Small-subunit ribosomal RNA, 5' domain from a metagenome, 521 nucleotides, folded computationally. The full RNA is in RNAcentral, with records from SILVA. The coordinates come from a structure-prediction model, not an experiment, and the mean pLDDT is 81. Rfam family: Bacterial small subunit ribosomal RNA. Gene Ontology terms of the family: ribosome and structural constituent of ribosome.
[in-house]
Context: one part of a larger RNA
RNA sequence: GGACGAACGCUGGCGGCGUGCUUAACACAUGCAAGUCGAGGAGAACGGGAAUCUUCGGAAUCCUUAGUAAACUGGCGCACGGGUGCGUAACACGUAGGCAAUCUACCCUUGAGUGGGGAAUAACAUCGGGAAACCGAUGCUAAUACCGCAUAAUAUCAGAAUAAUGCAUAUUGUACUGAUUAAAGAUUUAUCGCUUAAGGAUGAGCCUGCGGCCUAUUAGCUUGUUGGUAAGGUAACGGCUUACCAAGGCGACGAUGGGUAGCUGGUCUGAGAGGAUGAUCAGCCACACUGGCACUGACACACGGGCCAGACUCCUACGGGAGGCAGCAGUGAGGAAUAUUGGGCAAUGGGCGAAAGCCUGACCCAGCAACGCCGCGUGGGUGAUGAAGUACUGAGGUGCGUAAAGCCCUGUUAGGAGGGAAGAAUAUUCCGAUUUAUCGGAACUGACGGUACCUCCAGAGAAAGCUCCGGCUAACUCCGUGCCAGCAGCCGCGGUAAUACGGGGGGAGCAAGCGUUGUCC
Numbered sequence: 001g002g003a004c005g006a007a008c009g010c011u012g013g014c015g016g017c018g019u020g021c022u023u024a025a026c027a028c029a030u031g032c033a034a035g036u037c038g039a040g041g042a043g044a045a046c047g048g049g050a051a052u053c054u055u056c057g058g059a060a061u062c063c064u065u066a067g068u069a070a071a072c073u074g075g076c077g078c079a080c081g082g083g084u085g086c087g088u089a090a091c092a093c094g095u096a097g098g099c100a101a102u103c104u105a106c107c108c109u110u111g112a113g114u115g116g117g118g119a120a121u122a123a124c125a126u127c128g129g130g131a132a133a134c135c136g137a138u139g140c141u142a143a144u145a146c147c148g149c150a151u152a153a154u155a156u157c158a159g160a161a162u163a164a165u166g167c168a169u170a171u172u173g174u175a176c177u178g179a180u181u182a183a184a185g186a187u188u189u190a191u192c193g194c195u196u197a198a199g200g201a202u203g204a205g206c207c208u209g210c211g212g213c214c215u216a217u218u219a220g221c222u223u224g225u226u227g228g229u230a231a232g233g234u235a236a237c238g239g240c241u242u243a244c245c246a247a248g249g250c251g252a253c254g255a256u257g258g259g260u261a262g263c264u265g266g267u268c269u270g271a272g273a274g275g276a277u278g279a280u281c282a283g284c285c286a287c288a289c290u291g292g293c294a295c296u297g298a299c300a301c302a303c304g305g306g307c308c309a310g311a312c313u314c315c316u317a318c319g320g321g322a323g324g325c326a327g328c329a330g331u332g333a334g335g336a337a338u339a340u341u342g343g344g345c346a347a348u349g350g351g352c353g354a355a356a357g358c359c360u361g362a363c364c365c366a367g368c369a370a371c372g373c374c375g376c377g378u379g380g381g382u383g384a385u386g387a388a389g390u391a392c393u394g395a396g397g398u399g400c401g402u403a404a405a406g407c408c409c410u411g412u413u414a415g416g417a418g419g420g421a422a423g424a425a426u427a428u429u430c431c432g433a434u435u436u437a438u439c440g441g442a443a444c445u446g447a448c449g450g451u452a453c454c455u456c457c458a459g460a461g462a463a464a465g466c467u468c469c470g471g472c473u474a475a476c477u478c479c480g481u482g483c484c485a486g487c488a489g490c491c492g493c494g495g496u497a498a499u500a501c502g503g504g505g506g507g508a509g510c511a512a513g514c515g516u517u518g519u520c521c
Stems, first nucleotide, its partner, number of pairs: 001521004006517005013376006019369002021334001026332003030329003035076003040072001047064004052059002083287003093211007102204002107200008115149001117147002124139006155180005161174005185192003213259003220250003225247008262284004266277004289310005312323004340366001342365003348362001349360004379409004389400004413462001415457005423448001428443006465510005470491003476505005486493002
């Protein structure tokens, strides 16, 4: 000098764009953050209407509300999106490769199929238990829920033939035999589904070379350890696991141990080499009160799923139960320190749905904060009797100083009034055309927001501070004080003429900021 997710002191007009718990992965009141579809069975109420009875209070019936709401079965989603950085020195990450050792729901392309049956169960009803959470028994019922049967391949397994290729195990192609394995319907009748096979796309898993911290005041480490055979297990290779066999494997090119730490694109600095760093944004990883475990599923060992154990908090009828903000707000605590319990799904994106649509604290916006960067303003011209005032003085004068006042103007921003967007149509609906998938036209939809922006009105009116002035280092005098009070980044100032302390005047620098502290280069 530059930089910062900064903090503190003094000060503070406006706008745009960003950023905002770096500390306790501390504990959390409250609300919201993941639903949706309707193939299935069952199915309300409030309200409205009709007529009947009536002790005039009301009672009961039918229609509608409505095959709606809420609940249940079932499908898809909940493994994404969002948060945090505890752990991790590791194939975790980066980069370059490999899988002849692999999987992949939804999506796309292509081929084939979708026949015929069965038994349950929730909801519901009736009982029963419990303080509650909830649970049990009996009975009824449906399905794209569940289970047999049929058919069946380029699928799987077994057998056997042949050709080509390769990096070894092998891979690919062609033809053959046997065995095994599938499905679900809905309706608007045209579609949407369902099963199977092959390919693609996407996503994921595994392996390897190389690369990136400190410590030798850590020198030896290792028994599933290193390799083999066999079996199991996995989507898949593998000591991944088990039995047996061998005795190996790693290490001064730093093993093992200890400490610290998420990694990267990047960011800051620097001429570069390098050094430091890893907030925001983007990619990957890990975690979800702590530890462990599996289930479901295409994908989890699953933040707002389950089980067990533990700590903590809450409820309890003491028998037993409930919970997990490192989602968005918000609270307490910690701290020098970090925001609203806001609006909207209008846009972008996501889930479900044929669609209408529903959900979405992702996201888009608004609020708070000079926290940062950038831009603008706080007026312009003229004005000498160089006014008053104040400071200095050699007492003549000099500085503040065209500065002020006065006169003439302008109108940014703020204020008031009027007009007023783009973001939104490739979505959806309707009409028309036609090559049935597109084209043309129309309608509808905006949280921000009556915002941005434009025009007009009045009016210099409402808008400047902070630090410094001995040298480094731009900027000097007076008074007070008297080694006191104090200053100070370093050198050093102060003991009676202090440009260094405190105040006044003057000056220098930066400016809605200016200084200080901390950290990095």